RNA sequence: AUGAGUAGGAUUGACGCUGGCGGCAGGCUUAACACAUGCAAGUCGAACGAGGUUAGGGAGCUUGUCCCUGAUGACGAGUAGGGGACGGGUGAGUAACGCGUAGGAAUUUGCCCAGUAGUGGGGGACAACAUGUGGGAUUAAUACCGCAUAAUUCCUACGGGAGAAAGAGGGCCUAUACUUGUAAGCUCUUGCUAUUGGAUGAGCCUAUGUCGGAUUAGUUAGUUGGUGAGGUAAUGGCUUACCAAGACUACAAUCCGUAGCUGGUUUGAGAGGAUGAUCAGCCACACUGGGACUGAGACACGGCCCAGACUCCUACGGGAGGCAGCAGUAGGGAGUAUUGGACAAUGGGCGCAAGCCUGAUCCAGCAAUGCCGCGUGUGUGAAGAAGGCCUUAGGGUUGUAAAGCACUUUCAGUAGGGAGGAAAAGUUAGUCGUUAAUAACGGCUAACCCUGACGUUACCUACAGAAGAAGCACCGGCAAACUCCGUGCCAGCAGCCGCGGUAAUACGGAGGGUGCGAGCGUUAAUCGGAAUUACUGGGCGUAAAGCGCGCGUAGGUGGUUAAUUAAGUCAGAUGUGAAAGCCCAGGGCUCAACCUUGGAACUGCAUUUGAAACUGGUUAACUAGAGUUUUGUAGAGGGUGGUAGAAUUUCAGGUGUAGCGGUGAAAUGCGUAGAGAUCUGAAGGAAUACCAGUGGCGAAGGCGGCCCCCUGGAUUGAUACUGACGCUGAGGUGCGAAAGCGUGGGGAGCAAACAGGAUUAGAUACCCUGGUAGUCCACGCCGUAAACGAUGUCAACUAGCCGUUGGGAGACUUGAUCUCUUAGUGGCGCAGCUAACGCAAUAAGUUGACCGCCUGGGGAGUACGGCCGCAAGGUUAAAACUCAAAUGAAUUGACGGGGGCCCGCACAAGCGGUGGAGCAUGUGGUUUAAUUCGAUGCAACGCGAAGAACCUUACCAGGUCUUGACAUCCCGAGAAUUUGCUAGAGAUAGCUUAGUGCCUUUGGGAACUCUGUGACAGGUGCUGCAUGGCUGUCGUCAGCUCGUGUUGUGAAAUGUUGGGUUAAGUCCCGUAACGAGCGCAACCCCUAUCCUUAGUUACCAGCGGUUCGGCCGGGAACUCUAGGGAGACUGCCGGUGAUAAACCGGAGGAAGGUGGGGACGACGUCAAGUCAUCAUGGCCCUUACGGAUUGGGCUACACACGUGCUACAAUGGGGUAUACAGAGGGUUGCGAAGCCGCGAGGUGGAGCUAAUCCCAGAAAGUAUCUCGUAGUCCGGAUUGGAGUCUGUAACUCGACUCCAUGAAGUCGGAAUCGCUAGUAAUCGCGGAUCAGAAUGCCGCGGUGAAUACGUUCCCGGGCCUUGUACACACCGCCCGUCACACUAUGGGAGUGGGAUGCACCAGAAGUGGUUAGCCUAACGCAAGAGGGCGACCACCACGGUGGGGUCGAUGACUGGGGUGACAGACGGAGCCCCGA
Repeated sequence: AUGAGUAGGAUUGACGCUGGCGGCAGGCUUAACACAUGCAAGUCGAACGAGGUUAGGGAGCUUGUCCCUGAUGACGAGUAGGGGACGGGUGAGUAACGCGUAGGAAUUUGCCCAGUAGUGGGGGACAACAUGUGGGAUUAAUACCGCAUAAUUCCUACGGGAGAAAGAGGGCCUAUACUUGUAAGCUCUUGCUAUUGGAUGAGCCUAUGUCGGAUUAGUUAGUUGGUGAGGUAAUGGCUUACCAAGACUACAAUCCGUAGCUGGUUUGAGAGGAUGAUCAGCCACACUGGGACUGAGACACGGCCCAGACUCCUACGGGAGGCAGCAGUAGGGAGUAUUGGACAAUGGGCGCAAGCCUGAUCCAGCAAUGCCGCGUGUGUGAAGAAGGCCUUAGGGUUGUAAAGCACUUUCAGUAGGGAGGAAAAGUUAGUCGUUAAUAACGGCUAACCCUGACGUUACCUACAGAAGAAGCACCGGCAAACUCCGUGCCAGCAGCCGCGGUAAUACGGAGGGUGCGAGCGUUAAUCGGAAUUACUGGGCGUAAAGCGCGCGUAGGUGGUUAAUUAAGUCAGAUGUGAAAGCCCAGGGCUCAACCUUGGAACUGCAUUUGAAACUGGUUAACUAGAGUUUUGUAGAGGGUGGUAGAAUUUCAGGUGUAGCGGUGAAAUGCGUAGAGAUCUGAAGGAAUACCAGUGGCGAAGGCGGCCCCCUGGAUUGAUACUGACGCUGAGGUGCGAAAGCGUGGGGAGCAAACAGGAUUAGAUACCCUGGUAGUCCACGCCGUAAACGAUGUCAACUAGCCGUUGGGAGACUUGAUCUCUUAGUGGCGCAGCUAACGCAAUAAGUUGACCGCCUGGGGAGUACGGCCGCAAGGUUAAAACUCAAAUGAAUUGACGGGGGCCCGCACAAGCGGUGGAGCAUGUGGUUUAAUUCGAUGCAACGCGAAGAACCUUACCAGGUCUUGACAUCCCGAGAAUUUGCUAGAGAUAGCUUAGUGCCUUUGGGAACUCUGUGACAGGUGCUGCAUGGCUGUCGUCAGCUCGUGUUGUGAAAUGUUGGGUUAAGUCCCGUAACGAGCGCAACCCCUAUCCUUAGUUACCAGCGGUUCGGCCGGGAACUCUAGGGAGACUGCCGGUGAUAAACCGGAGGAAGGUGGGGACGACGUCAAGUCAUCAUGGCCCUUACGGAUUGGGCUACACACGUGCUACAAUGGGGUAUACAGAGGGUUGCGAAGCCGCGAGGUGGAGCUAAUCCCAGAAAGUAUCUCGUAGUCCGGAUUGGAGUCUGUAACUCGACUCCAUGAAGUCGGAAUCGCUAGUAAUCGCGGAUCAGAAUGCCGCGGUGAAUACGUUCCCGGGCCUUGUACACACCGCCCGUCACACUAUGGGAGUGGGAUGCACCAGAAGUGGUUAGCCUAACGCAAGAGGGCGACCACCACGGUGGGGUCGAUGACUGGGGUGACAGACGGAGCCCCGA
C1' cells in the first nucleotide's frame, strides 16, 4: 500500500440487576393454531294486523263476554321498510392494472342537493293468531298483481309498440253537505313514481414505476386478430360459431423462490441502504374449497346452499358451530395487558322526534416498553474525626464527604377548596317564513331547566418533618477511568487484538475512580462508519482483476457546412402531487415531550406556450477520417510440388587387433562368431551449421537450405475517384504451441512408460546402458499454456538524446557523407503518473469511445446441473464450513553447501602431547540411611574447594533444647567466674568448693550470668525466569552510535559507502554531508640502554691490613637497590605511491616501525552463571525446614568421560665428583652450627620482626665409571613388614621413611589439543591455603629449538554486495501421505413426503339451457299468459387413476474438504543457486 475483521445512534423488542412521582405515546413481530363464557347490529307503532290499561256508550237478565268511540303507554313475536356491503379485525394469498403516479371513455350510483311531471282506478292472497296432533278456516298494509295515463324515457322493420306510483302524520271550518261534528274540501309536513342535472361512492381501460434467480431460453390453441351472435351497469375472447395464423420474449417472456402496496419510518452530509408497527389511503381475506341469492351496492367476518377437516349436543332418527370484532382461555414462544367504566364527548344505524343501539369511540386498569419533565435536599462545616483502603511507615486517599450548626418543603402523605371538557335537545316567551290562519311545522332571539364515564380530575391552599425516595455498567488498547489481596494456562474473561503457567491495572473480591442515571448493561436485527459494489465516488504491469487472437450481428458511439423539425434539452404558465408526518414561524398545556394554526416543501407526473445553441430525425452539400485505382520496395507471412549437401544410424565389403563405451568413480552394455578405429558403396528418415542481428514477417499461435507455381497483408511516391461508407463489439463464428485421441502410412536420431547398472539409510529420482508409444506425413478431433509486454482495441495531444530495419526527398566536398521525413523495432531520460518498484510518444502521462474482468484467505476453478468432446477432459460455475488474516512493493537485520575483499596457531609447514598403560583428581552413572548443594557444548568436568580424619558440613542415624548458639527491649534474682565428684557416647544433668569485684550523690547504675513473659531471633529452605552486585562468552574482534543538515510518503538512508592504506572506523584522498561521542591508539606498571641522586644489611676497581671469609680500614668507581630523568618520533636517506596517507630498503642506535609483556574489555548478545560469598523483593518453616551434640557420610564402585602425573628407556637409568639462579616466606614462625639415626626424623638452641639470620643442598648441565636393548640396573603400581611426624584422635580416611615385593606398560585405532621466540620443549625452586595432608593452582628462574610456500579447503570473525516465503531470525520456516478425534458437504441401491404440469374417470350445491311428464292464486269469457316441480344437457369444487418432470428430508456404503498442542509415524517437495 492493498484488503477483510472490529468499538456509535435509532427499535412494536427481549433478558439480567435495580426501581420514587407525573405527562404523552405505543403494547402477540411466533401458531391465517384451536377456542369455554359474556358482549360487539340493531331500529322504526308517524307503513300494518292482533293483543293491554283506562274513560264513556251499546247488545243480550247478570258475574263474565262481545262490539263501538276517545285517551294513553308502549312492545315480546309477526307482515312491511330502511340498515346488517359502514364501522372493527388480519396480512394467509397476490410479482398482479394488486399498489403508486398521470391520464381516459363505453358505465352505474340507495340515502343527499337542485329541477320537471305525476301520485287515477281496482283486485287476489300469505303470516301473525289459536292446538297434544292432523286437517281446514280467518285478516291488514307504504307487502303483492294488473288496468288507465305518461311530457320525458326505451325499442322499432319507422307502420308502430312497450313501460310507473303508496300512502302516512298534523291543522282549519272559509264558501259545499247535513243538527253537533264530521265528510268533501283547503293547507302544512313527510313519503311514493318517472325523469334531467349535480355531488359522492363504485366498476372498467391505458402509459409508466414496482424484489431475487439465466445452474429457468423459449412460451402460448381462446392462444393473437377479424366477423356474426350471446352476455354485462358498461368496453372487451368476457362467452360461443366460423375464418386467418398470429401474439409475447435477451429493454428478460415462461418458470422457480420470496413478498400485501403506498404516504411514510429509520439510517446517512447527501446520493443511497434497510423497512412498511402505531396513524392515514388502496387491496385481499373471514375454519378450508366451490357457488349463487337478495340488493343501489356483496358473490357478503357476527347471511344462505354444497363438499371437506375439526369441535359440540343427541332419545342415534338427526341437528348445531366458526373471536384474523372487544375482553378472555389453552397452546406456541425470549416475548406482549382487564372476561373494567360510559355512551358525558366525537361519529355511525334507525326514527318526524324524544330516543334506542353502538367492545366504533372516549376513559380507566396492567407492565419503566419508549419519549419528556421533576425529585431523592440546600448552605455552612478541618479535629482534615472514626472506620475502610494503600503506604517508601513519614504519610496519602475516601473527604466538606459524614457528624455538628443553620435553612427549605417540590414530589409523595393528610385535610380543605376547585375549573374546563356542555354544546345541543327540551319547556316557555318573542319574532320571521309558510298558510285563509294568531294553529301545526321550520328558522332566529331571550329566559328557565337539565345532561360528566373519567373523578377522591387538573389546579389552588393549609399542616408536619430531611423526613418516604439510587442504582447499573465499566476502569489493558481501541475508549473516560488504578491500586491491593486471592488464584496460578486452574478457575475464569473476551466486541477485535488478546489476558491467566506465583509479584495479573485484562480472572474473582475489596478500596478508589470514570460514565450514564430511574434507569443501567447484555443480546437480536437494521443503517452508519464502508470510497468494502464506488451515480455522486473504486479499480485491473507486480496486490483480486485484460477474454490466447481475429472477423463480425444486435447494441453503444461517431468528421465538416447549411436548412428544417422539435424527440431529448432549457424557460414560463396551468393542473395534480390526500390528510398526517419532516422543516420554518406563531399559539396552548408552569417547561418539555405532546397538541394546535399558518406557511414552505413534496426535488414527481401531465397538459400547454415558447427558445433552437448542443444531441437526435429529415434534406442538400463537403473532404481532413475510411476506402478504391496506379508506381515501386522489403520480408523465416501462408499453401502445394520438386530438389541439394553435411551429419547420425543401419546394412554389405576391404584393412586391422583387443579392447570399446561410459562416469565424480564405476558397472550394466558392445567385442576374438573380430568390436571400436579406418576406407569404399548402398539404404532410409528427420532437421537445415555458417549467413544470424534486442534483424525481418504475421492478428495471435508462430515462421529459417534452395527452386517453380498459387496466395494474404504491410509500406512508399504520385494522380484521380467514392463521399462518413468510421470505431468498438454482448451473443455468434473462425484461427489457435505442446501434449493427447481416431484411421492409415512412416520410423534415422531423440525419447515418457519399462528393463538393467550405479548412487543411497532407502532411491519407484537425479547419473549410465538400452528402449516402446510419441516426435514425421495425410485426413479428422481436442481448444488448453507463465497462450506474458503477466499491460484489451481505436483515436488525439504532451521536452529531448542515441542506435537499428524498410521506403522517400534534399544538399554538397559524390562518400563507409550529411540533413529532413515517414512506417516499424530498441536503449536512456524531463514533466507527469505510481504504494513503491518502475512507466515515460511502442505510456503505466493527459483525454475521448466501446468491450471484457475484480470485490478478504481457504474450501475451489471444486461439487451439482446445462452445453461441447470418441475419450482424456474443457466451458459455465456455487454453497455449507473454517481463519483473522492472506497479499504487493520497499526497509533494517539474520542466514545461504551465493559472490568479492580481508584477518586469526584457522588451515598448511613444524615441534611436543592427549586418545592405549598404571596412578592422581573432577564429572556422569550406579549404590547408599546419607553418599549435602551448585556448575552441564565451545564458555561444566585438578570448576565454587588457596587444601572434607573431628571441626569445616550445608547431608544421614541416634539421643537432646525451645525467647533459643546470636541482636534489641521488659520484670525478677544473682558479682562475674570457678574447684571436685557422679551419670552419660557427648550435648547435658545432679551434688559440691572457692569467690562477693567496679562506680556511687547510698536511691542506684555499668558489664556479665540465670529464670520468666512476649514482641522477635533463626533458616546453606524455594524462586538467578522478580533483582542488585560480581563474573563468563562473542572478543582486544573493530566496531557501536548521536546532533544538525540533506534525500525518501514512510520504515529508513546518508555520514559509516567508494579509491588507497593500516594491527585498527589507523590515516589520506574523494564525497550532501559537516561535526561529535563510546571503542582503537596513547597516557599507567614491569622489562631492555644510558645519565643523575643516595650508599646499608648490598658492592669491591684502585690503596692498606688480614685469621684469606669484602673479613677489616677504607672507597662511591662497578654490580645492585630505589627515587628522578634521557631515549624511538617513520625523526634522517633512497625507492614505490597520486607531489597524499603509507609501504619497502638502508644508516645511526641498547632498542625500529604498536621494541617485548601486563592492567585496561565499546553498543550489545546468550531470561548465560551465581538467592550456597554478600545484599535483597515475594513465598514458606517457627517444641522446627531453627539450635547444640556423638557417630557416620561427602573418600562407596561393574562401568563411561574430562584434566593431569609417572613411564615405556641409552639424547637414557644408576654411582661418584663438581658449577651457576631468580623470586619468595619466616615470631603460635623460620630454625643454624654441633650430636644421634641407613632414613623420615630426633636432640639442640645460636641468629633473625629479615638486601644482615634461617628455609636453602638448585636441577638439568659438566667430568668420570657402569648398564648394552632385555619387560632390563627401564618402569614403578600393588602388597607385606618396620617406623617417623602432625594432631584429643590417623579404623573407616593423612603425609613421609626404611626393608622386601616388582603389576600394566616396548610410544598408543578412529579422532583430537597446545605452540610463531627467550616461544615450544625440558629442568628444578618458591608461595598461598594449611595442625597435618599437592601429580592441582599461582609465581620464579636455568638450558633452549624447528617451521610458516601460501590462503584452495575446515573453524571463527570483519566490510561491501546479492537472494529470501526467515525476524524466539536456518537449531528458521514449511509440504504431502498415513493413523486418531470432531465437523459441514458431494455421490448413493433406495425410502417416505411437498407443491406442480398432462391424460382420463367422476361430478355436490348452484347458474344457464332443453323439455314428450306433473302442479298452479291475480289477469282473461275462453284458449291462454305467467309461475313452480321433475327429468336431461353444459360448466364445475372436493375426490380418484395413470405415467411425468421438480423441490427439500432421510439412507448401508463411499469421495474429497476443513479443524486439532492426543506437541503420533514416514519422508524431505518449496523458501537462502535446482544440495538434479
The RNA shown here (small-subunit ribosomal RNA) has 1476 nucleotides and comes from an uncultured prokaryote. Rfam family: Bacterial small subunit ribosomal RNA. Model confidence (mean pLDDT): 82 of 100.